A computed fold for a 351-nucleotide RNA from Noviherbaspirillum massiliense, annotated as Bacterial RNase P class A.
RNAcentral holds the sequence, with entries from MGnify.
Rfam family: Bacterial RNase P class A. The family's RNA type in Rfam is ribozyme.
The source organism's lineage runs through Bacteria, Pseudomonadati, Burkholderiales, Oxalobacteraceae and Noviherbaspirillum.
RNA sequence: GCAAGCCAGACAGCCGCUGGCCAUCGUCAGGUGGCGGGAGGAAGGUCCGGACUCCACAGAGCGGGGUGACGGCUAACGGCCGUACGCUGAAAGCCGCAAGGUAUAAGGCGAGGAACAGGGCCACAGAGACGAGUCUUUGGGAUCUGCGGAAGGCGCAAGCCUAAAGCGGGGUCACAAAGGGUGAAACGCGGUAACCUCCACCCGGAGCAAUUCCAAAUAGGCACGCAUUGAUGCUGCUCGCGGAGCGUGCGGGUAGGAAGCUUGAGCCGUGGAGCAAUUCACGGCCUAGAGGAAUGGCUGUCAUAGCGGGGCGACUCGCCGUAACAGAAUCCGGCCUAUCGGCUUGCUUCU
Numbered sequence: 001g002c003a004a005g006c007c008a009g010a011c012a013g014c015c016g017c018u019g020g021c022c023a024u025c026g027u028c029a030g031g032u033g034g035c036g037g038g039a040g041g042a043a044g045g046u047c048c049g050g051a052c053u054c055c056a057c058a059g060a061g062c063g064g065g066g067u068g069a070c071g072g073c074u075a076a077c078g079g080c081c082g083u084a085c086g087c088u089g090a091a092a093g094c095c096g097c098a099a100g101g102u103a104u105a106a107g108g109c110g111a112g113g114a115a116c117a118g119g120g121c122c123a124c125a126g127a128g129a130c131g132a133g134u135c136u137u138u139g140g141g142a143u144c145u146g147c148g149g150a151a152g153g154c155g156c157a158a159g160c161c162u163a164a165a166g167c168g169g170g171g172u173c174a175c176a177a178a179g180g181g182u183g184a185a186a187c188g189c190g191g192u193a194a195c196c197u198c199c200a201c202c203c204g205g206a207g208c209a210a211u212u213c214c215a216a217a218u219a220g221g222c223a224c225g226c227a228u229u230g231a232u233g234c235u236g237c238u239c240g241c242g243g244a245g246c247g248u249g250c251g252g253g254u255a256g257g258a259a260g261c262u263u264g265a266g267c268c269g270u271g272g273a274g275c276a277a278u279u280c281a282c283g284g285c286c287u288a289g290a291g292g293a294a295u296g297g298c299u300g301u302c303a304u305a306g307c308g309g310g311g312c313g314a315c316u317c318g319c320c321g322u323a324a325c326a327g328a329a330u331c332c333g334g335c336c337u338a339u340c341g342g343c344u345u346g347c348u349u350c351u
Stems, first nucleotide, its partner, number of pairs: 001347007009302007017038002020035006040325001044336002047334005052207004064203005069083005085110004093102003113198002118196002120192003130188001135180002137177003141173005146167002151162004211259004221250006233241002266285008303322001306319005
């Protein structure tokens, strides 16, 4: 200068909360007693991948989504490991008056298939941004024109007319070349695929409020029986009153209860294979399972951190009183994010 792993106050007493087991009492609702279990490294975000459950599904294709160096690991992955490449990476050293520059180690990071299959796009600046193009310079050419004025003609003369050579004069047009300038890039098979696309591979949907079972009261439904020749009710019986339903059975659904639910791609140790991720063998262990949702509170002692005092120092005295992020909810593998403080091990460079 880095990397990896671990801890996340300890003990005791008292009072609770929530499951399990045992004993006991019971009017079967439950009560009492005892023993034992009871949040995390991220339980978080719900980003990715699986298990599991239900639904859909002959096969094939179109469409859609995702991944992308090479090789490996894995149940799977966008995860992890190794290698290559690129970028990054400290002190020291060196250069330098200084500012500063310069290198690598361990390590860290990487949206990284294909740009002669095709399409699109390339800001600003610049003439021109992938179609080509000509601002400037140079070269020769065509054409128009200017200067020029040999020579000729006309005229008595002054002069007028025509007009060749020459000009590093000018304009226009097209051609060629390369130099300048602009820019990340200037024609080179440019850049961009985190634009479409092409190639290779993968992917059905919804999610434990999945799904399944048991099942009240009341009100609907169906079947049968009874009932205005008066059922049922007041009311145990008779009388009386009242007057249209009553009884039994079945079925669906709700409340409620139960399963799914925690023994699992599990954890620990030893040994083997492998650079590693990982995997194999053997042995040992059981480590929350609530479900409107428990996992807490108080007291004491001690250790850590913090604050104050004393001492040269080792240390000591007092105060404070657990201190960060956070909290299971079907389970698992990852990723990402949050995090007071502490411990251990290893790697590398220099002195």